[in-house]
RNA sequence: CGAGGCGUCCGGGCGGUCGCGUGCCUCAGCGGGGAAACCCGCGACAGGCACGAGGAAAGUCCGAGCUCCACGACGCAGGGUAGCGGGUAACACCCGUCCGCCGCGAGGCGAGGACCAGUGCCACAGAGACGAGCCGGUCGGGGCGGCUUCGCCGAUCCGCCCGGGUGAAACGGGCAAACUCUACCCGGAGCAAGGCCAAAUAGGAGGGCGCAACCGGGGCUUCGGCCUCGGGGUAGGUGCGUCGCCGAGCCCUCGGGUCGGCCGCUCGAGGCGGCGGGCAACCGCCGUCCCAGAUGGAUGACCGUCGUCACGCCGAUCAUGGCGCGGCACAGAACUCGGCUUACAGGGCGCCUCGCUGG
Numbered sequence: 001c002g003a004g005g006c007g008u009c010c011g012g013g014c015g016g017u018c019g020c021g022u023g024c025c026u027c028a029g030c031g032g033g034g035a036a037a038c039c040c041g042c043g044a045c046a047g048g049c050a051c052g053a054g055g056a057a058a059g060u061c062c063g064a065g066c067u068c069c070a071c072g073a074c075g076c077a078g079g080g081u082a083g084c085g086g087g088u089a090a091c092a093c094c095c096g097u098c099c100g101c102c103g104c105g106a107g108g109c110g111a112g113g114a115c116c117a118g119u120g121c122c123a124c125a126g127a128g129a130c131g132a133g134c135c136g137g138u139c140g141g142g143g144c145g146g147c148u149u150c151g152c153c154g155a156u157c158c159g160c161c162c163g164g165g166u167g168a169a170a171c172g173g174g175c176a177a178a179c180u181c182u183a184c185c186c187g188g189a190g191c192a193a194g195g196c197c198a199a200a201u202a203g204g205a206g207g208g209c210g211c212a213a214c215c216g217g218g219g220c221u222u223c224g225g226c227c228u229c230g231g232g233g234u235a236g237g238u239g240c241g242u243c244g245c246c247g248a249g250c251c252c253u254c255g256g257g258u259c260g261g262c263c264g265c266u267c268g269a270g271g272c273g274g275c276g277g278g279c280a281a282c283c284g285c286c287g288u289c290c291c292a293g294a295u296g297g298a299u300g301a302c303c304g305u306c307g308u309c310a311c312g313c314c315g316a317u318c319a320u321g322g323c324g325c326g327g328c329a330c331a332g333a334a335c336u337c338g339g340c341u342u343a344c345a346g347g348g349c350g351c352c353u354c355g356c357u358g359g
Stems, first nucleotide, its partner, number of pairs: 001355010012306007020052007029042005054330001058341002061339005066190004078186005083097005098112001099110004113181002118179002120175003130172001134164003139159003144154004194263004204254006214231007236246003270289008307328003311324004
């Protein structure tokens, strides 16, 4: 110098003008107490002060806290995990290590218990892919036939599994990201959990007052009256008063739910620093800090400047400048943590490996 490996950090800075959310303070006003001074509570608008997204807030894939429901024990079913050891609240996460595979290497990856319990599968080729028998063969044995008969020969059957051929693998097996077996773990639902306060209307329960007086028609009658229809106009309604109109329901109390509001809600297995223990993950002690809590959902917009990258023009040619134009990601809390995975313009730092070259 080139090519890589691993880890870690940042992911725009400053200024100006508007704007948003939460908390606190001031303040109009309201309510309560007090003889008063004044005190307490609530608090619009405005002003001031403080704070206000992320490394992934994302996917919601694992594991927990928390809440409610369920719950005798054991087993079955179902789901999950899987070398060994450690970390942790817990985990499928993390660390260390062994083994296997990949890489020259730094390193990376691993779903890494068990196929002498059972079942299943092993493409193509091959007779056969697992209680084998295609060709050849000698070997062993049985029956049959022939012959020159203590034996030899022939075809055939059974056995052996010696050779050939096929194949990744041929009687040796392999596969559990095949069923399965073994060991261990596992109740369900989720902050729309759950709790509190609590309208109007309708409906529920209890109570009270009414639908009058009077007139007419019809019906029934035990002759007391009753039922029904019409007029009338009572309570009540039409915001109030008068008039007009309608006119049978109206009022009170209680309880449940809904709208709405409040809590849960952010201080936590917390962040940072130091020391100690441990190879490490991580743990212990001390100090220090408080760091979003919205609920149609705030955390933004614009301008200037700096930074950085790309392009164009000019200048320079041992030099890295000037001007112009454009870009600067992925994404956005919603109960809270620990992980994993995925997305991401651009940049910084540390350690290490390989190659080439110079001293």
This is a predicted structure of a 359-nucleotide RNA (Bacterial RNase P class A) from a Chloroflexota bacterium. NCBI's taxonomy places the organism under Bacteria, Bacillati, Chloroflexota. Rfam family: Bacterial RNase P class A. The family's RNA type in Rfam is ribozyme. Rfam describes the family as follows. Ribonuclease P (RNase P) is a ubiquitous endoribonuclease, found in archaea, bacteria and eukarya as well as chloroplasts and mitochondria.